RNA sequence: GGGGACGUGGCGCAAUGGUAGCGCGUUUGCAUGGCAUGCAAAAGGUUGUGGGUUCGACUCCCAUCGUCUCCA
Numbered sequence: 001g002g003g004g005a006c007g008u009g010g011c012g013c014a015a016u017g018g019u020a021g022c023g024c025g026u027u028u029g030c031a032u033g034g035c036a037u038g039c040a041a042a043a044g045g046u047u048g049u050g051g052g053u054u055c056g057a058c059u060c061c062c063a064u065c066g067u068c069u070c071c072a
Stems, first nucleotide, its partner, number of pairs: 001071007010024004018055001026042006048064005
């Protein structure tokens, strides 16, 4: 220098154009004398960044940044 993959709550990951969810974690409540545990609820996301297409974009297109990887 060129190619490919990935980037989404604190962490690990889903969501193949139509309300962004799951598990763990965090907080609160209930049960227990207490812990563990169980149940219920809540908070937490400009979907890396900037544009474009579309009635509508995590999803399609372009550029760019970062990480990993292959080739030279």
Background
This is a predicted structure of a 72-nucleotide RNA (transfer RNA) from a Candidatus Falkowiibacteriota bacterium. The coordinates come from a structure-prediction model, not an experiment, and the mean pLDDT is 82.